The part of an RNA shown here (small-subunit ribosomal RNA, central domain) has 349 nucleotides and comes from a Candidatus Competibacteraceae bacterium. The coordinates come from a structure-prediction model, not an experiment, and the mean pLDDT is 90. RNAcentral holds the full RNA, with entries from ENA and SILVA.
[in-house]
Context: one part of a larger RNA
RNA sequence: CUGGGCGUAAAGCGCGCGUAGGCGGCUUAAUCAGUCUGCUGUGAAAGCCCCGGGCUCAACCUGGGAAUAGCAGUGGAUACUGUUAAGCUAGAGUGCGAGAGAGGAUGGCGGAAUUCCCGGUGUAGCGGUGAAAUGCGUAGAGAUCGGGAGGAACACCGAUGGCGAAGGCAGCCAUCUGGAUCGACACUGACGCUGAGGGGCGAAAGCGUGGGGAGCAAACAGGAUUAGAUACCCUGGUAGUCCACGCAGUAAACGAUGAGCACUAGACGUGGGAAAGGUUGACUUUCCGGUGUCGCAGCUAACGCAUUAAGUGCUCCGCCUGGGGAGUACGACCGCAAGGUUGAAACUC
Numbered sequence: 001c002u003g004g005g006c007g008u009a010a011a012g013c014g015c016g017c018g019u020a021g022g023c024g025g026c027u028u029a030a031u032c033a034g035u036c037u038g039c040u041g042u043g044a045a046a047g048c049c050c051c052g053g054g055c056u057c058a059a060c061c062u063g064g065g066a067a068u069a070g071c072a073g074u075g076g077a078u079a080c081u082g083u084u085a086a087g088c089u090a091g092a093g094u095g096c097g098a099g100a101g102a103g104g105a106u107g108g109c110g111g112a113a114u115u116c117c118c119g120g121u122g123u124a125g126c127g128g129u130g131a132a133a134u135g136c137g138u139a140g141a142g143a144u145c146g147g148g149a150g151g152a153a154c155a156c157c158g159a160u161g162g163c164g165a166a167g168g169c170a171g172c173c174a175u176c177u178g179g180a181u182c183g184a185c186a187c188u189g190a191c192g193c194u195g196a197g198g199g200g201c202g203a204a205a206g207c208g209u210g211g212g213g214a215g216c217a218a219a220c221a222g223g224a225u226u227a228g229a230u231a232c233c234c235u236g237g238u239a240g241u242c243c244a245c246g247c248a249g250u251a252a253a254c255g256a257u258g259a260g261c262a263c264u265a266g267a268c269g270u271g272g273g274a275a276a277g278g279u280u281g282a283c284u285u286u287c288c289g290g291u292g293u294c295g296c297a298g299c300u301a302a303c304g305c306a307u308u309a310a311g312u313g314c315u316c317c318g319c320c321u322g323g324g325g326a327g328u329a330c331g332a333c334c335g336c337a338a339g340g341u342u343g344a345a346a347c348u349c
Stems, first nucleotide, its partner, number of pairs: 004320003007303002012317001014201002017198001021194003025088007033081002035077008049065006091191001092188004096183003103177007110154001115149007125136002162169002206247006215241002220236004258316006266294005272288006298305002322349003331342004
């Protein structure tokens, strides 16, 4: 390279946008570049293969023939692919109407609870555990009532629910804003799919500057436990967790399942929309597009998957090729750093 693969054995980039490239609907015509075919030239010799000849045979040598991908020229074929021209509407998109949603951003508002502060009542405990102790408390704690401050998160609704490309998104209101869905028509006329590079987004932790700091809590301290206990348990507690701006760019970033299109039994839930029927709120049926459970064919090493495929096909991308060494070393690029990305070998089994 070919081949075979990528849910769990090695293997789907964390996710979308998109450049080059690859691939691409229906009809007609032209062309004949690809494609197919005839002929001509070339395709050195040797070698391989066939038929002979020479060394006693063979190896070896030698004569003749055949074969040869390809390349070029030329004559033809025109289905398919390409190109050009014209057209179409089934792909894709736009307009119109409608409703759904924790989709995003900004600003404002609300109540419960924890903590702290002030005041009242009140007295000896509170707290914590397997049991304790450290800790707090007669300088009046804990309990309880009233007032205040501040930060963070939003019980019930809540779901097997919804939205988003993924990360993710949840109190309420307003403003700005993205996407999807359904319905009947009208319009554009292949405008499409994928996507090496590239650029964008990207949980938590972490970093920089400035704020904020209630609760929680790495580190740290103390108390226990224990042979020890740099832990698990307890009392404290700083970064951090929160906000703004900037960086970082990772994850069991998971459905461990790339994207798109088409086809292939069903059954039962659930959330959005529409239509029809109906005894007119409630029910039934059908259609579209989500999200689940089960299940046939088929697939699978099995587990299982099964119209949301891991079935049957096509297009494009990414990735794998025994375990360890190792996601390490070196180099390069990126980063303030931490580190990230790319990514070996010796050796060993």
Lineage of the source: Bacteria > Pseudomonadati > Pseudomonadota > Gammaproteobacteria > Candidatus Competibacteraceae. Its Rfam family is "Bacterial small subunit ribosomal RNA".